Source information: This is a predicted structure of a 359-nucleotide part of an RNA (large-subunit ribosomal RNA, domain IV) from a Pyrinomonadaceae bacterium. Model confidence (mean pLDDT): 87 of 100. RNAcentral holds the full RNA, with entries from ENA.
Context: one part of a larger RNA
This record gives sequence, C1' cells and structure tokens, in this order.
RNA sequence: CCAUCGUUAAGGAACUCGGCAAAAUUGCCCCGUAACUUCGGGAGAAGGGGCGCCCCGGUAGGGUGUACCACCUCGCGUGGGAAGCCCGAGGGGGCCGCAGUGAAUAGAUCCAACCGACUGUUUACCAAAAACACAGGUCUCUGCUAAGUCGCAAGACGACGUAUAGGGGCUGACGCCUGCCCGGUGCCGGAAGGUUACGGGGAGGUGUUAGCGGCUUCGGCCGCGAAGCACCGAACCUAAGCCCCGGUAAACGGCGGCCGUAACUAUAACGGUCCUAAGGUAGCGAAAUUCCUUGUCGGGUAAGUUCCGACCUGCACGAAUGGCGUAACGAGUUGGAUGCUGUCUCAACGAUGGGCUCG
Repeated sequence: CCAUCGUUAAGGAACUCGGCAAAAUUGCCCCGUAACUUCGGGAGAAGGGGCGCCCCGGUAGGGUGUACCACCUCGCGUGGGAAGCCCGAGGGGGCCGCAGUGAAUAGAUCCAACCGACUGUUUACCAAAAACACAGGUCUCUGCUAAGUCGCAAGACGACGUAUAGGGGCUGACGCCUGCCCGGUGCCGGAAGGUUACGGGGAGGUGUUAGCGGCUUCGGCCGCGAAGCACCGAACCUAAGCCCCGGUAAACGGCGGCCGUAACUAUAACGGUCCUAAGGUAGCGAAAUUCCUUGUCGGGUAAGUUCCGACCUGCACGAAUGGCGUAACGAGUUGGAUGCUGUCUCAACGAUGGGCUCG
C1' cells in the first nucleotide's frame, strides 16, 4: 500500500450526481396510533413503556381427564370433578451489574410529487423498469365440415367446444368521462351507368394457286384470281375489380389563418374576411411533453437550473396510439424531514489475510 473487519474526541451529510456505503431500527408483551380510503385498508402507522434472577408459588386461572359425586326422558346421556399430565398470567417482597430479547438471529421512519392500479413477467452473462402481462372495457370475424392455425396431402388443433363459445385488433383495476371530422386511406353495403380479362363473335384483310388475261428472247415474266389450307382481325356479347353511390373513427388518421372592436390602459364576450372534411370540446398544462427558460408569482432554504403549489404566452397536451383523478401496492423515479452515523471537516489507532523487506 491492497482486501476484509473493529473503535473513535468535537461536529453530524458540511461528502457526493445522489446519504452510495456504513451506522441506526430490529424479538415478544402492553399502551397508543393521523390524513386519506374502494371501509378491506392505511397499521408493525407514528410515538411510548416493560423484559434478568430469588421468594410468596408453578400461585390465581385454563386445557385434558381417570377414580368419584349428582341428576335423569337410563344412554357410547348430561353436569360437576380429586389425582396425573400440559399451559400459565397479574400482583407483592427481595438481589446484582454500566448494561437483563445482557451473546447470535430479527423493520429505520415520516411528508410530498410522477409513473404503473394491484400479485406477477422480462433482456440465462452490463437494463427488473414507467417496459410485458393482467382482471375489466370495446371493436371485429365466426352458424359449425365455424372462423383461424399447422400440413404437399391424409389429417390435426380450435373442441369431444357451439355466439354467456372460439379467433384477431386496440385499451388496460376502479371513479368521472370519452367531443367534432367519412374529404383521403381501409373496411362494409349497393348495383343503374362508365371502364375492363379469358372466351365467344367473324365485318374485313393477307399468303398460297387450279384457272383466266397480257407480254415473251419460248426459259419465263406481269396482272387478276375460285375452292381448299393457313394467318391477321373490327363491331358486338362477356365477371369480379376499379370509377361511381352510400355507411363506418374504442377503423388508419385529422381536429386553421388574418384584421378590427368596450368611457385610463390592457384585454376582447363581439364583428368582418379567407380557407377546410372538420377546425381541439371536457379535463389537464413550463408537464417523463416548454425551444425561448434558471418563464413569472408563491412555498420550502441563510442561500434552491432540482422540488411543491399556482398562472397559461400548450415552440410541439388532449380524450380507449384513451383524458383526468385515485385508496392500496413498488429492490421504480424525484424533492424534503427526523433519527443515525468516519460519507465528510480530517484523519487516527487496532485486527486478520496479502503485498513489501529480510531469512
């Protein structure tokens, strides 16, 4: 010096990102316990007192219960109850020590805010949480050979279930609630019209040439061209879909701007105008969301970029991508307080094991 421990004057968080770590609290009995609350809780709230040993005395009392006693509707009846065994206060008197749950094991507590209702689950080996799940809510699909899922199939699960059932999505106890927009996208419904594939259809066209006409250097060349065989092919007929018409937001999503106006000023209940599918309702709000920002005011501190309560100018909250509350709960996050301490002022000494030195 390192690790693990022990003790410490005075102070007591001044340490530090932060009381991290340590200290403190701790068992049992008694007293006593607030706000709030879903009346269960909160509660071991908080805060106090007691605890050893000896004697009265294993006392009072209780449990069990044989012998025994009493009663009787007589039975495996009811009541009482010595002994034995077990449990066992409260009280009085006394004794010792610094100290009696004498060692060890054995909650620190309170106030306020945020998030998540809760118990649970999770990143095996850096994250345990506010993340996931959750009962509850809601939407949607599914009528049974169900929907959905696995499999090439047979087949299986769903389910030996049947809409109070099963699958999927979102939300996430409970309380009060959940506003406006269907223009876009999705989904559902509709079928008149427009568009539209394969297929049908076959107007018309093309190739080939038996033949015919013209020319000829008689080799052939040019033109027309039936049938057949092929090829191209218009109109027209033709489904879903799309266009179209409606519905639907606890479907995906969205929820304005400018100007003016009141008898101080300021502000604007009010008016005008433009745009939109509709212009954000209730509630909340510098917030796990606020850039400016350490906003402003109040509280707490001697002093507070954090915290709490307000205000509202919401850069860029907002209603099941739920809004706002909420008792209880949390190895969650934040601020404060009491107690307590070597965290610190500021370090010291000691113990054990290492390192180091010597052997």